The RNA shown here (SAM riboswitch aptamer (S box leader)) has 107 nucleotides and comes from Sporosarcina sp. NCCP-2222. Of the family's consensus pairs, 97% are formed in the model. Its Rfam family is "SAM riboswitch aptamer (S box leader)". Its family is annotated with regulation of gene expression in the Gene Ontology. Taxonomically the source falls in Sporosarcina (Bacteria, Bacillota, Caryophanales, Caryophanaceae).
RNA sequence: UUCUUAUCAAGAGAGACGGAGGGAUUUGGCCCGACGAAGUCUCAGCAACCAGCCCGAUUUUGGUAUGGUGCUAAUUCCAAGUGACGUGCGCGUCAUGAAGAUGAGAA
Numbered sequence: 001u002u003c004u005u006a007u008c009a010a011g012a013g014a015g016a017c018g019g020a021g022g023g024a025u026u027u028g029g030c031c032c033g034a035c036g037a038a039g040u041c042u043c044a045g046c047a048a049c050c051a052g053c054c055c056g057a058u059u060u061u062g063g064u065a066u067g068g069u070g071c072u073a074a075u076u077c078c079a080a081g082u083g084a085c086g087u088g089c090g091c092g093u094c095a096u097g098a099a100g101a102u103g104a105g106a107a
Stems, first nucleotide, its partner, number of pairs: 001107008013043005021032003026080004044072003049068003052064003076099001081096006
């Protein structure tokens, strides 16, 4: 990098350095940001995907938080394509896809 698969409405921030952008990409919105963005580091926390351990059981479930990741503004911030329903024809609601993120497995 590609493929497969599961999840994506919950949860969890302080400090130091840094110095103007950031919320993946495009468009449109809406937000965050000199009361300090991105990024890096330290500490803390959340969660429980994988491994470990414990209970139970051999199909399934629960607990723990030791290790490997991940995450800690806003639903993946919202919309975009398709379908269904409703409609005051502006749009609204629901489902699903695409794209993306993370884990696990494979090439």